[in-house]
C1' cells in the first nucleotide's frame, strides 16, 4: 500500500418566518387567546418468539394436543442472549450448525443393482477336497462347490494401509491407524485424554418418519376490560331444559345450561341458557403511557448483565410530528409510533470510528 | 390495532402417511354434419408463490419473504 474481517456510532447541517396535536399556568361566561415546556425509528415494519397487564377460579387435576433439545449461565421470561464443548469451512482474523436417542420398538429407501438389511455371488477369481466324463497321462471339460480382493450399480454395499498366509480370497493371523466397551485422570458440566485394560469389529442411513426420554406451556386479547350517555319492535325462530327431602325464610342433594379452541374432573354463577334471524347507536370518558424505561459515569462480573448515583420522558382517535425561504455540502436510503416492554427477522443512499487478520513494498 | 386462512395447467379445483403432479372446462387438430353447435377420437400443457435448509430424493416437511383474502365495537 491493498484485500478482508468483526465491532459500534450516525442517517444532511445552520438560521428565520407560519402551521398541526399533547400538557402545565394565565387570561375569559363561553368560543378561544397568551406565555412556557417537551413532539417518530433503527428498524416504529413482519406478529416469527417471550413477557406484563386485563377479563375468564391471580388458572386446579388426568388425557390429547403444542413447543424446545450439546452444557454452564443471564434474565421477568424466550425458539432470545453470554461463555464453553463437539462438527464444519476459511492460510487466518474470523464465519457456519434444528447439535438429545434409530446397540425400545415400527417404518420407509422409487429407478438402477445379483444382493438394499439378522446382507449378496451378475462379471470377475479359484479348482485344493469329493463325483462324473476323458486324455497326447503333463493335463483338460462338467457337476457340487468356494470367493467380498477386483469391476459394475446405486444417495447409500459391512473399517484403512502393510505383511503373513491361501487353491483363490477374507480380521483368517499379526504389526499400525481407526472405532466400540470398561476402569482411571481434568473439567461444576458438555466433553477431553499418545493413561490402563478387553473386544478383531459394524453397532449402515433416516427421528425438519411414527416414536421414546427430559424440560416447558390454561384460553383470549386494549375492537380486552370498566363507567356514563343516546336510540330501538325488551320481536321471531331453533335446540336443550326443576325435581327431591327438611325446621318452608332459605339450606342441602340430583339435574341442566353457561364460564372466549378439545374431552373427563373439581371450581363459579344461574334456574332458565344458548345459538340464528331482525332492530337501534356508532357517542364520551376511562385503560393511556414513569417503565423489567433510556442515556453517562463509577463499581462487581472473561461476558450476557447485576448494582449506585445523576439526568431524560410523544401520546392521536380521521389520527399531530409539517410547510415555505435563505446559505452550504458529498444532493440525502429505507421508511411514519397507536396498550407496553424484551428479543429475532426483514428493507436501508451513504458517512464515521475502534479491534483484528492476510498479502505487497520500504527502513 | 389484533386474529385466522389461501397460493397447483388459461380458469376451477384434486393431489401433502416424501419416490418425480392429475381430473372437469377452454385451447389446437381429426372425424361426423351441406355447415355450425352437440358428440367422437387425439395432442399440448405447469420453475407447484419466492429463496434457504433437511432428506439419496419436497407440490408434500422446517424456516424466510412476497401477494390475495375473510372476521372482530357497543345496547337492547
Nucleotide at each position: 500500500g491493498g484485500a478482508g474481517u468483526c465491532g459500534g456510532c450516525u442517517a444532511a447541517a445552520c438560521a428565520g418566518u407560519c402551521g398541526c396535536g399533547c400538557u402545565a399556568u394565565c387570561c375569559g361566561c363561553a368560543a378561544g387567546g397568551a406565555u412556557a415546556g417537551g413532539g417518530a425509528g433503527g428498524a416504529a415494519a413482519g406478529u416469527c418468539c417471550g413477557g406484563g397487564c386485563u377479563c375468564c377460579a391471580c388458572a386446579g387435576g388426568a388425557c390429547a394436543g403444542g413447543g424446545u433439545g450439546c452444557c454452564a449461565g443471564g434474565u421477568a421470561a424466550u425458539c432470545c442472549c453470554u461463555g464453553g464443548g463437539g462438527g464444519g469451512c476459511g492460510u487466518g482474523a474470523g464465519c457456519c450448525c434444528a447439535c438429545g436417542g434409530c446397540c425400545a420398538g415400527u417404518g420407509c429407501a422409487a429407478c438402477a443393482g445379483a444382493a438394499a438389511g439378522u446382507a449378496u455371488a451378475c462379471c470377475g477369481c479359484c479348482u485344493a477336497a469329493g463325483c462324473g466324463c476323458u486324455u497326447u497321462c503333463g493335463g483338460g471339460c462338467g457337476c457340487c462347490g468356494g470367493u467380498a480382493a477386483g469391476g459394475g450399480u446405486g444417495a447409500a454395499a459391512u473399517g484403512g494401509u502393510g505383511c503373513g498366509g491361501u487353491a483363490a480370497g477374507a480380521g483368517c493371523g499379526c504389526a499400525c491407524c481407526g472405532c466400540g466397551c470398561c476402569g482411571g485422570u481434568g473439567g461444576u458440566a458438555a466433553c477431553a485424554u499418545a493413561c490402563g485394560g478387553c473386544g478383531g469389529c459394524a453397532c449402515g442411513g433416516u427421528a425438519a418418519a411414527c416414536c421414546c426420554c427430559a424440560c416447558c406451556c390454561g384460553g383470549a386479547g386494549c375492537a380486552a376490560g370498566a363507567c356514563c350517555a343516546a336510540a330501538u319492535a325488551g320481536g321471531g325462530g331453533a335446540a336443550c331444559a326443576u325435581g327431591u327431602g327438611c325446621u318452608u325464610g332459605g339450606c342441602a342433594c340430583a339435574c341442566g345450561a353457561u364460564g372466549u379452541g378439545g374431552u373427563c374432573c373439581g371450581c363459579a354463577u344461574c334456574g332458565g341458557u344458548u345459538c340464528c334471524c331482525g332492530g337501534g347507536u356508532a357517542g364520551g370518558u376511562u385503560g393511556c403511557u414513569u417503565g423489567a424505561g433510556g442515556u453517562g459515569u463509577g463499581c462487581g462480573g472473561c461476558g450476557a448483565c447485576g448494582u449506585a448515583c445523576a439526568u431524560c420522558c410523544a401520546g392521536a382517535u380521521g389520527a399531530a410530528u409539517g410547510a415555505c425561504u435563505g446559505u452550504u455540502c458529498u444532493c440525502g436510503a429505507c421508511a411514519g409510533a397507536a396498550c407496553c416492554c424484551g428479543g429475532c427477522u426483514u428493507a436501508u443512499c451513504g458517512g464515521c470510528c475502534g479491534g483484528c487478520u492476510c498479502c505487497c513494498u520500504u527502513u | 390495532g389484533g386474529g385466522c386462512c389461501g397460493u397447483u395447467a388459461g380458469c376451477u379445483c384434486a393431489g401433502c402417511u416424501g419416490g418425480u403432479a392429475g381430473a372437469g372446462c377452454a385451447c389446437u387438430c381429426g372425424g361426423c354434419u351441406u355447415u355450425u353447435a352437440a358428440c367422437c377420437g387425439a395432442a399440448u400443457u405447469g420453475u407447484c408463490g419466492u429463496g434457504a435448509g433437511u432428506u439419496c430424493g419436497a407440490a408434500u416437511c422446517u424456516c424466510a419473504c412476497a401477494c390475495g383474502g375473510c372476521c372482530c365495537a357497543c345496547c337492547a
This is a predicted complex of two RNAs, RNase P RNA and transfer RNA, with 439 nucleotides together. Rfam match: Bacterial RNase P class A. The family's RNA type in Rfam is ribozyme.